Predicted 3D model of a 1519-nucleotide RNA (small-subunit ribosomal RNA) from an uncultured bacterium.

[in-house]
RNA sequence: GAGUUUGAUCCUGGCUCAGGACGAACGCUGGCGGCGUGCUUAACACAUGCAAGUCGAACGAGGUCCAACCAGUGGCAACACUGGAGAAGACCUAGUGGCGAACGGGUGAGUAACACGUGAGGAACCUUCCCCGAAGACUGGGAUAAGCCCUCGAAAGGGGGUCUAAUACCGGAUACCCCCUCCAGGUCGCAUGGCCAGGGGAGGAAAUGGUCCGCCGCUUCGGGACGGUCUCGCGGCCUAUCAGCUUGUUGGUGAGGUAACGGCUCACCAAGGCAACGACGGGUAGCUGGUCUGAGAGGACGAUCAGCCACACUGGGACUGAGACACGGCCCAGACUCCUACGGGAGGCAGCAGUGGGGAAUCUUGCGCAAUGGGCGAAAGCCUGACGCAGCAACGCCGCGUGCGGGAUGAAGGCCUUCGGGUUGUAAACCGCUUUCAGUAGGGACGAACACAGACGGUACCUACAGAAGAAGCACCGGCCAACUACGUGCCAGCAGCCGCGGUAACACGUAGGGUGCAAGCGUUGUCCGGAAUCAUUGGGCGUAAAGAGCUCGUAGGCGGCUUAGUAAGUCGGGUGUGAAACCUCCAGGCUCAACCUGGAGACGCCACCCGAUACUGCUAUAGCUAGAGUCCAGUAGGGGAGUGCGGAAUUCCCGGUGUAGCGGUUUAGUGCGCAGAUAUCGGGACGUACACCAGCGCCGACAGGCUAGCACUCUGGGCUGGUACUGACGCUCAGCAGCGAAAGUGAUCGUAGCGAACAGGCUUAGAUUCGCUGGUGAGCCUCAGUGUCAACGCAGAGCACUACGUGCGCCGUCUAUUCAACUGACUCCGUGCCGUCAUUUCCGCAUUACGUCGGGAAUUUGGCGAUUACGUACGCAAGUCUAAAUAUCACAGGAUCGGGCGGGGUCUCCCGCAAGAGGCGGAACAUGUCGCUUAAUUCGAGGUAACGCGAAUACCAUUUCUUGGGUUUCACAGGUAGGGAAAAACGGUAGCGAUAUGGUGUCUUUCGGGGUCGUACACAGGUAGUUCAUGGCUGUUUUCAGCUUAGGUCGUGUGAUGGUUGGUUAAUUCUGACAACGAGCGCAACCCGAAGGCCAUCAUGCCAGCACGUAAUGGUGGGGACUCAGGGGAGACUGCCGGGGUCAAGUCGGAGGAAGGUGGGGUCGAGUACAAGUCAUCAUGCCCCUCAGUCCCAGUGUGCACAUGUUCUUCAAUGGUCAGUACAACGGGAAGCGAAGCCGCGAGGCGGACCCCAUCAUCAUAAGGAUAUCUCAGUUGGGAGUGCAGAAUGCAACUCCCAUUCAUGAAGUCGGACAUGCUAGUAAGAGGGGAUCUCCAUUAUUCGGCGAAUUUGUGAGGGGUUAUUGCACUCUUCGGGGAACACUCCACGAGAGUUUACAACACCCGAAGUCGGUGGGGUAACCCAUAAGGGAGCCAGCCGGCGAAGGUUGGGUAGACGAUUGGGGAGCAGUCGUAACAAGGUAGCCGUACCGGAAGGUGCGGCUGGAUCACCUCCUUU
Repeated sequence: GAGUUUGAUCCUGGCUCAGGACGAACGCUGGCGGCGUGCUUAACACAUGCAAGUCGAACGAGGUCCAACCAGUGGCAACACUGGAGAAGACCUAGUGGCGAACGGGUGAGUAACACGUGAGGAACCUUCCCCGAAGACUGGGAUAAGCCCUCGAAAGGGGGUCUAAUACCGGAUACCCCCUCCAGGUCGCAUGGCCAGGGGAGGAAAUGGUCCGCCGCUUCGGGACGGUCUCGCGGCCUAUCAGCUUGUUGGUGAGGUAACGGCUCACCAAGGCAACGACGGGUAGCUGGUCUGAGAGGACGAUCAGCCACACUGGGACUGAGACACGGCCCAGACUCCUACGGGAGGCAGCAGUGGGGAAUCUUGCGCAAUGGGCGAAAGCCUGACGCAGCAACGCCGCGUGCGGGAUGAAGGCCUUCGGGUUGUAAACCGCUUUCAGUAGGGACGAACACAGACGGUACCUACAGAAGAAGCACCGGCCAACUACGUGCCAGCAGCCGCGGUAACACGUAGGGUGCAAGCGUUGUCCGGAAUCAUUGGGCGUAAAGAGCUCGUAGGCGGCUUAGUAAGUCGGGUGUGAAACCUCCAGGCUCAACCUGGAGACGCCACCCGAUACUGCUAUAGCUAGAGUCCAGUAGGGGAGUGCGGAAUUCCCGGUGUAGCGGUUUAGUGCGCAGAUAUCGGGACGUACACCAGCGCCGACAGGCUAGCACUCUGGGCUGGUACUGACGCUCAGCAGCGAAAGUGAUCGUAGCGAACAGGCUUAGAUUCGCUGGUGAGCCUCAGUGUCAACGCAGAGCACUACGUGCGCCGUCUAUUCAACUGACUCCGUGCCGUCAUUUCCGCAUUACGUCGGGAAUUUGGCGAUUACGUACGCAAGUCUAAAUAUCACAGGAUCGGGCGGGGUCUCCCGCAAGAGGCGGAACAUGUCGCUUAAUUCGAGGUAACGCGAAUACCAUUUCUUGGGUUUCACAGGUAGGGAAAAACGGUAGCGAUAUGGUGUCUUUCGGGGUCGUACACAGGUAGUUCAUGGCUGUUUUCAGCUUAGGUCGUGUGAUGGUUGGUUAAUUCUGACAACGAGCGCAACCCGAAGGCCAUCAUGCCAGCACGUAAUGGUGGGGACUCAGGGGAGACUGCCGGGGUCAAGUCGGAGGAAGGUGGGGUCGAGUACAAGUCAUCAUGCCCCUCAGUCCCAGUGUGCACAUGUUCUUCAAUGGUCAGUACAACGGGAAGCGAAGCCGCGAGGCGGACCCCAUCAUCAUAAGGAUAUCUCAGUUGGGAGUGCAGAAUGCAACUCCCAUUCAUGAAGUCGGACAUGCUAGUAAGAGGGGAUCUCCAUUAUUCGGCGAAUUUGUGAGGGGUUAUUGCACUCUUCGGGGAACACUCCACGAGAGUUUACAACACCCGAAGUCGGUGGGGUAACCCAUAAGGGAGCCAGCCGGCGAAGGUUGGGUAGACGAUUGGGGAGCAGUCGUAACAAGGUAGCCGUACCGGAAGGUGCGGCUGGAUCACCUCCUUU
């Protein structure tokens, strides 16, 4: 920096990613070289080899070689060979002796410590070998190993006897110096004391060695160097759910011990020492230079290299030595392994290789001492798994290569495609060139200072040769994040770092093509830092997001007013020392470059010391001052606190009177009380509780809790104002500590009127453990204890200072004014409210009572859930409180705002929405549609409103999709290619239900190029198959509701707002006044159509007043244009006129005129959005699917009926039915048509065919109505279903399955429950007509005219809608969202009778090795006495004692594992139960507490607003 909370925005806040790094591992891949690195795990166990020896110039001995010599054999001899002996010498070596083995090498178990780092100190110390200096080395002695002999043992190893040497061991001498002591002096130091010098006394050395004669060694002392040791200051992990620890502990005296100080050890004495600046305990850990990261500050780490420490199978111990308590030494104990003759022995790879094991994982049982370094030696030299090299491993870093140039037909192939092409791609092929690396061959180093000696190594490097030849992969491609298409798959398989992809068009899975990135590597995983300002010193917060402790006091601590002087601790400057090297940075240099290596410089913030500065802080002067703070004096307000007493009103109860049938209570009721006299009312009395009016965001107090609101008394605290007398910084904040602290609840004692958890009853309800009702216990009240919590809230810690105003209230004071007082006005201090500027804030807001600004203390926060929890500690009688985690799980949780939607929120308003009406539905039968059932099939679609007489403006066949059966396969249809035909059409046969098959006759057209047509083959056709959730188009509904948008401007961090608000008005966002708004667009309205009354002109198929003619009659005819009508044109209606009220407005009400009056009535016209609404079966169309079938052709079948339902029709009759007679329309359509007159038939209808392509003809008749007749209230002369017979129309066809007719028959039904529907005037209702579709068929939909009502008080309630407002935890938008319990599954955790393991410590027992002490009767070469023996000194074995590892026992502690059962938690799941919260969430919610209840929860008491609505008072703003 990015992604991720939301419908959206801003913020808070977590999670995740991009970077770098690694001793890495894993997956795929792998050409070369250089330089590095390589058991992070089991400090697990180890086979085998090697890793520490060396010196013969310390010593004796042994061995080998060997001259001269001797003997033998051969030979004439020289001589040769063999054997013996063996000087000098050379070489070798077991042993004695010396030095080394304490270095080098490994590892990190332990250790939180003077272990490490850094800086000091040692006047408390040691130091082999080495260097310098001084002095010396005289004289004696006794052993012993090896060897030899004997002997034990399996072995490892011993034992005895005997011989011998030394630079081995011992005695004596000497010794300036050394050490001890005595005497006495100088000098120095902070002290103990140091240094120098003198005198006396006591004690203490050595190898007359070795030698190659150069030298090397030995002893004492002083000094140096190197190395070590001790002490101290400072520094560096977590934990307080570890708060007290300690008896050698702290100190002293004395002694012992040590190289040395010291409780290091011991005896005695004292009672100290450490700790909140974290002792003690627990956990973890080698420390550092440094490494990684980071801008830095920091954070994490401590491989390789380097310094220090610790360890060497585990534990203990000492010996030797200059040095060890000793990796390749010893003793003991333990565990383990091995050998064994079972008696007993041996061993320690955390050295180099290597093995097993563990593990994700880490190499060769290599070469060499050539170099560097180490040990021994005089040296040569020997030893050296230190080291130098090589091997293995892409483990890391660095470098190089896998070719370079040309090359378009843009080849082939692949992939995609809109079929045109695009891309792979100059890539390849092809042409030309080069040869690094690898390969082959030839030459061939430096590294040796230092001789003869080179492991590396025939290596690096050089030269030649051949040939593009031998050499590219991995990850990714939805966003973050560079890079996209196709196919497959179909919430499957799978992916995933986060968000998230996948349910039939996946750029997210898998594959392919293409692309991107890096490249001998690339990815993944793990870990660390970064990003993370997400622990914030640099550099965060705390009103509402996590976070202010309930309040106060006050200790430690931190911080602190003005002035002066001193000091110099902090601070600042300069210098010195130190800060190992490596590392890092810079500059050079060397490997061809680089990595790497070498040199130089810088740096290494710290620490110690010295010198200086003195502003600030500190300290001293107990210096001075008065502004902070406090005291004093004078006033003043108050419901401040504690105790005591008194008072009146009200409720209840008791007594008495009056009085009678109800009272009480509720939405309605019931339980309850009442004729045994209630309620009501009057009088009297008893008891307890609480204190009306005044009364006010007014007062007091710690601005806490709260107190009281009546009166009085006693005691008592603080505030404020004024004065400015006193003190003189006495201050601020405060961890711990202490005090106070509502309500509920606890213990004990009283008390109990009202109210009232629990409980009971009665309602409500699906239930009602609730709400509302009737009762009612604890509690509430008092006293004394105890508890210590709250929405203990202004969700705002306390204190100081600063920074605009205005206004209200309370209490002082001053001024004004007044003679005084009161009122008024101005100012001021303290307190308490409101508004508001700057500032600030994410917003809301806050704003001198700050959430602004500055500085000083203290509390607190670090994602949500788990969890105001568990465990542990403390407190409490209990309830419980304080403190306070982790596992697990999620990618969010959250704050504020905006737009919407919603509300059983409120306001305004509209609607046949209700109401007021008239008529229907729901009952019956039938028609028709649907569900369901049935069926081979009953094709498909439509589903609340907004599906259901809907798609369908007509299912006998066809339609037709379904089903059964029969056929067909380039097709029933279209166009094309190739190559053919006359088999084609047509006619009439045969078979078949038919499609079709078969044979016969037959041979199209032409401008001769061809065209048409039919077979064959090929691509194709075809599909009412799927998906309306891939779509277009069309449609429904919201809705004929008044809304929906936009430009620039303005406001706001932003989403957004403004405009669209508000007062009026309208059918209307219609218009108008005001206004940070001003405009515009789509909608509204109007323009359009038809119907209404006139007017003008015109026509004739219309009309006929007047004039003629004619008929039985008729505008029939001539004519006419007056009238009707038709088609045109134009006027008219606009709140124009008058009046009322209204803002001089918009407009509204009333009136006049008018055919029509306020959009006049009707129609067309339907903004934007939403419903994934409807339709792939009207049509079109993407994708997918079928292709001998899901296509096409043919025949048959398909209306099915226990039931339920929608919509109609007809009805139930007298406002009627029937019969006869009688009157009045309009709109339409008519040639495959309408069809007249006339005739026939009871009728449907038939015959007939005039006229009409239509204002001419026909359809065409009329209906209800009116006036008569009859029926007379009945299942009827009402009603007509269903049925039987008969005939008719249409049609190819009427069985399934049409329509109407005649005759006969004559079902249900007597006005319809709950519910629910359309309609406001030429409307409803009732009665008819037309055409559409159509061969026939209308109870359908549509349209036409005729007859023709009733009602509207109104907007309270129910429904729907608009506007602004309000609340919201909703935004898939209340059909939302969500909490709890139960049931099931999984996960982690707590408790749990206990079981078990580990660790640390205490107590006791036992007590190895060993040091120390004692003893030492046994043993004993050196010295002494003695000398035949023997004795002494000393030493040793042995024994005793103290300490003492391991082991054992007991009781506790800490930590872990397991544990029947149990508890809650988290997650999952279309389960069950109810609906607690979110809106006034339907009883406002929440907090604390108590009781109760399946569960959410309910109720009581006190508190809060983070409550909607309405409204009184107060306050504020404006006027």
Its Rfam family is "Bacterial small subunit ribosomal RNA".